[in-house]
The prediction has a mean pLDDT of 83. This is a predicted structure of a 125-nucleotide RNA (FMN riboswitch aptamer (RFN element)) from uncultured Acetatifactor sp.
């Protein structure tokens, strides 16, 4: 430094209703690296936003609109008690919290961008 390969999981059971796996009970699920083993602790990525660079598209044109794309910056959720230990907000035992956007009867689990991207892992030259 080039390549190939892998690289996210989940609505059970009821209830109301014209209509909900979307609302209420209740059930389940947890990406990457790091640290004493981790969804909550540090830090990454996805998502979204905006700015500028390219391409492309409509259109009579345009510093305007729109799709893609690549960089740059932004922005992004939630724990506590107790036990045990040299050491744990990572074990163990309780109890609790949290989950982009876009569609739909309001979604962490359906369905869609997405047969992408990607933190990154393993491999081979």
């Nucleotide at each position: 430094u080039u390549c190939u390969u892998c690289g996210g999981g989940g609505u059970u059971g009821g209830g109301u209703g014209a209509a909900a796996u979307u609302c209420c009970c209740u059930a389940c699920u947890g990406g990457c690296g790091g640290u004493a083993c981790a969804g909550u602790c540090c830090g990454c990525g996805a998502c979204c936003c905006a700015u500028g660079g390219c391409a492309g598209a409509a259109g009579a044109a345009g510093u305007g609109u729109c799709u893609g794309u690549c960089a740059u910056g932004g922005c992004u959720g939630a724990c506590c008690c107790g036990g045990u230990g040299c050491a744990a907000g990572u074990c163990c035992g309780g109890g609790a919290c949290c989950a982009a956007c876009a569609g739909u009867a309001a979604a962490g689990u359906c369905u869609g961008g997405a047969u992408g991207a990607a933190a990154g892992a393993a491999g081979a030259a």
Overview: The organism belongs to Acetatifactor, within Bacteria. The RNAcentral record of the sequence draws on MGnify. The model forms 100% of the base pairs in the Rfam consensus. It matches the Rfam family "FMN riboswitch aptamer (RFN element)". About the family: The RFN element is a highly conserved domain that is found frequently in the 5'-untranslated regions of prokaryotic mRNAs that encode for flavin mononucleotide (FMN) biosynthesis and transport proteins. This element is a metabolite-dependent riboswitch that directly binds FMN in the absence of proteins. In Bacillus subtilis, the riboswitch most likely controls gene expression by causing premature transcription termination within the 5' untranslated region of the ribDEAHT operon and precluding access to the ribosome-binding site of ypaA mRNA.The FMN riboswitch structure, reported in present an FMN-bound six-stem junction, adopts a butterfly-like scaffold, stapled together by opposingly directed but nearly identically folded peripheral domains.